[in-house]
Source information
RNAcentral holds the full RNA, with entries from ENA. Small-subunit ribosomal RNA, central domain from an uncultured prokaryote, 348 nucleotides, folded computationally. Rfam family: Bacterial small subunit ribosomal RNA. Its mean pLDDT, the model's own confidence on a scale to 100, is 88.
Context: one part of a larger RNA
């Protein structure tokens, strides 16, 4: 390569946006590229393959058929693909009228708590543990009032609740803004789907430059503990955590499950709309979403099971035994850190 895979065995890019390619709805008319059938022209000999001969057999030779599965060219079919024209409304978008949302930015407010600080009251302990000591405290701690300063995060509400592609996203108010939902069915008229390269987002940590620092708290110092304690406990504490630019670019970034369309029993919970009926708060019934059991299938099993891992199609990533190694070289990125792409000897 064929093939067979990808929830947990090897394996789905961390997620979008989109180039180039692949692949794409209904109906008509026309082409005749692909496809298909008939003819002709060429595929040199050797070789290979059948059938016959000749060296005693073979091997080898010598003759013949066949094949050379190709290309090229004429004539025709025209179902499918494909070009062309023009039409349609189920996909796909506009658009009207509604709708819920911790969905992003950006400013400004707010309370509760914790640390500081000033200041009244008050005295001998306070604090920590399994015990304790290190620590703080008669230069007034700890408790209490009562004012005042800062940074930080928002308790209840809160929920397998909600929004977002994905990280994530949660006080309250304005502004600005992105997506999604139902009803309508006025418009457009295949305008779709994935998607190598490329662009862009991207938690924690961790870099740069300036800010800011209350709580917390890697390094680090002390107390304990232990046989030892480079820990687990304890008192302390700096970077960092927070912000504003600018880098990193990575996780178990996980549902360990790519997107997308289609079909294929049901019962239930709960979230957002529509419509219908009554007894006005419920039943029915549709549409999106989120869970939860469970049939048919379907898996090695577990489990999945209209949110499929079932049955199909189309398009990308991606896997080929263990170590060695996601590691060396070498490119490309980064200030670095390191990131990314990625081997071989050897060895079982």
């Nucleotide at each position: 390569c064929u093939g067979g895979g990808c929830g947990u065995a090897a394996a789905g890019c961390g997620c979008g946006c989109g180039u180039a390619g692949g692949c794409g709805g209904a109906a008509u008319a026309u082409u005749a590229a692909g496809u298909c059938a008939g003819g002709g022209g060429u595929g040199a000999a050797a070789u290979c393959c059948c059938g016959a001969g000749g060296c005693u057999c073979a091997a080898c030779c010598u003759c013949g058929g066949a094949a050379c599965u190709g290309c090229c060219u004429c004539u025709g079919a025209u179902a499918c693909u494909g070009g062309u024209a023009g039409u349609c409304u189920a996909g796909a978008g506009u658009c009207c009228g509604a709708g819920a949302g911790a969905g992003g930015u950006a400013a400004g407010u707010g309370g509760a708590a914790c640390u500081c600080c000033u200041a009244g009251u008050g005295u001998a302990g306070a604090g920590g543990u399994g015990a304790a000591a290190u620590u703080c405290g008669u230069a007034g701690a700890u408790a209490u009032u009562a004012g005042g300063a800062a940074g930080a995060a928002c308790a209840c509400c809160a929920g397998u609740g909600g929004c977002g592609a994905a990280g994530g996203c949660g006080a309250c108010u304005u502004a600005c803004u992105g997506g999604c939902u139902c009803g309508g069915a006025a418009c457009u008229g295949a305008c779709g789907c994935u998607g190598a390269g490329g662009c862009g987002c991207g938690a924690a940590a961790g870099c740069g430059u300036g800010g800011g620092g209350a709580g917390c708290a890697a390094a680090c110092a002390g107390g304990a503990u232990u046989a030892g304690a480079u820990a687990c406990c304890c008192u302390g504490g700096u970077a960092g955590u927070c912000c504003a630019c600018g880098c990193c670019g990575u996780a178990a970034a996980c549902g360990a499950u790519g997107g997308a369309u289609g079909c294929c029993a049901g019962c239930u919970g709960u979230c957002g709309g529509g419509c219908a009926g009554u007894u006005u708060a419920c039943u029915g019934u549709u549409c999106g979403g989120u869970g939860g059991c469970g049939c048919a299938g379907u898996u090695a099993a577990c489990g999945c099971a209209u949110u499929a891992a079932g049955c199909a199609u189309c398009c990308c990533g991606c896997c080929u035994g263990g170590g060695g190694a996601g590691u060396a070289c070498g490119g490309u990125c980064g200030c670095a850190a390191g990131a990314u792409u990625a081997a071989a000897a050897c060895u079982c």